This is a predicted structure of a 99-nucleotide RNA (TPP riboswitch aptamer (THI element)).
RNA sequence: UAUGAUUGAUAGGGGUGCUGAAAAGAGUUUCGGCUGAGAUUAUACCCUUUGAACCUGAUCCGGUUAAUACCGGCGUAGUGAAAUUUAAUUAUGAGAAAA
Numbered sequence: 001u002a003u004g005a006u007u008g009a010u011a012g013g014g015g016u017g018c019u020g021a022a023a024a025g026a027g028u029u030u031c032g033g034c035u036g037a038g039a040u041u042a043u044a045c046c047c048u049u050u051g052a053a054c055c056u057g058a059u060c061c062g063g064u065u066a067a068u069a070c071c072g073g074c075g076u077a078g079u080g081a082a083a084u085u086u087a088a089u090u091a092u093g094a095g096a097a098a099a
Base pairs, nucleotide, nucleotide: 001093002092003091004090005089006088007087008085009084010083011048012047013046014045017034018033019032020031021030022029023028054080055078056077060073061072062071063070
């Protein structure tokens, strides 16, 4: 000094469901159960173009489940989707100087 990786910093994006009971009585509240990183403990969690985080198609199709979740499809579907920094550590390469 160049490049890569990881972490950090700053900035940004995103989701929050299914279900039992009770109360309430216009769809809300409370207490449980399920899955998950996260189900509003949040100053959290996940993701940011190397982008299936998340959104749309979708009140989708097949399997499965109490139901959601999950598995497969849709999906080399969408001109969908949010980024900079070089601060630290580390790896490799190049150059210079000294012994």
It was read from a public genome assembly, where an Rfam model found it. Rfam family: TPP riboswitch aptamer (THI element). From the family's description: Vitamin B(1) in its active form thiamin pyrophosphate (TPP) is an essential coenzyme that is synthesised by coupling of pyrimidine and thiazole moieties in bacteria.